Predicted 3D model of a 349-nucleotide part of an RNA (small-subunit ribosomal RNA, central domain) from an uncultured prokaryote. Model confidence (mean pLDDT): 88 of 100.

[in-house]
Context: one part of a larger RNA
């Protein structure tokens, strides 16, 4: 190679977009590349298989077959697949009406609450633990009552709710702007599916410039515990968190499960849209695209999945091949660094 996998034993790329390729719905005609049939040619000779001969047998040697699955010309077929060329509405898109929504970007404005200031009241302790101690307080703390300043982050509402490819998204106002569903028409007529390379996008930390700092808090102090305590606990406290810009590109980026299509018992919840019934109800029934929880066939080592399939298929990309070494070295490549990303080998069990 061939064959076998990828929820949890290796194994799905962190998610879209889209290039070449690869694959493609219906119908009718042409065409004959592919594809089927026959004809001819070549396919050297030995050898290998069969059927005789010849050395006393064999090994050896001879003779004929058949065999060389392949290529090449010709001659014909016309269902499939490719191709031309013309149709068609189911895929897939457009238009019109509607509906929900923490989709997402930039603008305002709000309230509780911590903290710090600035006064009034007051007066001896606060505050912290397992228990203390550092610490702050008579220079007037903590408590309390007015004001004031300033940064995060939005409690109820809140829901196996909702939106987003994916990371993600959560006070209000009103502005820009993506998507998606539903309902009946029109319209294009295969524009579709995936997708090596390549490109945007990407939690949180981390860089880098310049702002901003309340609260929290690595490092760091000092108090405790302790045999020791470079921790666990307790008083503080810088980086950072936050903001613009520009980078990094990685997580147990997880449903540990690639898209995309079809096809396959029921039953019960939700949360969006229509639609319809009557007994107008805090009703019922059907319908669609989500989102849950049982379950039958079927898969499955089993655990379980089960129309949101790990079920039957189809298409395409991705990976994956004993442990360790090791996702390391060395080269390449990004990158401002930390470092990413392609990836090995002795050796060893």
């Nucleotide at each position: 190679c061939u064959g076998g996998g990828c929820g949890u034993a290796a194994a799905g790329c962190g998610c879209g977009c889209g290039u070449a390729g690869g694959u493609g719905g219906u119908u009718a005609a042409g065409u004959c590349a592919g594809u089927c049939a026959g004809a001819u040619g070549u396919g050297a000779a030995a050898g290998c298989c069969c059927c005789g001969g010849g050395c006393u047998c064999a090994a050896c040697c001879u003779g004929g077959g058949a065999a060389c699955u392949g290529c090449g010309u010709c001659u014909g077929a016309a269902a499939c697949u490719g191709c031309u060329u013309g149709g068609c509405u189911a895929g897939a898109g457009u238009a019109c009406g509607g509906u929900a929504g923490a989709g997402g970007g930039g603008u305002g404005u709000g309230g509780a609450a911590u903290u710090u200031c600035c006064u009034g009241u007051g007066u001896a302790g606060c505050g912290g633990u397992g228990a203390a101690a550092u610490g702050c307080g008579u220079a007037g703390a903590g408590a309390u009552c007015u004001g004031a300043a300033g940064g995060a982050a939005c409690a109820c509402c809140a829901g196996u709710g909702g939106c987003g490819a994916a990371g993600g998204c959560g006070a209000c106002u009103g502005u820009c702007u993506g998507g998606a569903c539903c309902a009946a028409u029109a319209c294009u007529g295969a524009c579709g599916c995936u997708g090596a390379g390549g490109u945007g996008c990407g939690a949180a930390a981390g860089c880098g410039u310049g702002g901003g700092g309340a609260g929290c808090a690595a490092a760091c102090a000092g108090g405790a515990u302790u045999a020791g305590a470079u921790a666990c606990c307790c008083u503080g406290g810088u980086a950072g968190u936050c903001c613009a810009c520009g980078c990094c590109g990685u997580a147990a980026a997880c449903g540990a499960u690639g898209u995309c299509a079809a096809c396959u018992a029921g039953c019960c919840g939700u949360g969006g849209g229509g639609a319809g019934a009557c007994u107008u109800g805090c009703u019922c029934u059907c319908u669609u695209a989500g989102u849950g929880g049982c379950g039958c066939a079927g898969c499955u080592a089993a655990c379980g999945c089960g129309a949101u399939a790990a079920g039957u298929u189809g298409a395409c990309c991705g990976c994956c091949u004993g442990g360790g070494c090791a996702g390391u070295a060395c080269g390449g490549u990004c990158g401002c660094a930390a470092g990413g990303u392609u990836a090995a080998a002795a050796c060893u069990c």